[in-house]
RNA sequence: GGGGCCGAUGGGGAUGGGGUUCCCCGAAACCGCCCGCUGGGCUGAUGACUCCUACCGCGCG
Numbered sequence: 001g002g003g004g005c006c007g008a009u010g011g012g013g014a015u016g017g018g019g020u021u022c023c024c025c026g027a028a029a030c031c032g033c034c035c036g037c038u039g040g041g042c043u044g045a046u047g048a049c050u051c052c053u054a055c056c057g058c059g060c061g
Stems, first nucleotide, its partner, number of pairs: 010025004016052006032042004
């Protein structure tokens, strides 16, 4: 200096945070859906469950 293997810390799962759990990644994982696609429309703060915050709708004071 080159090659191979193992491991730690960590990161990601369409917009925030905590807990539980699942999956994925090692510079990658990831970056929603639909339509007549130079434009238009729709759902959701979760990968899943739950709590908080924010947002939206309805009702009451």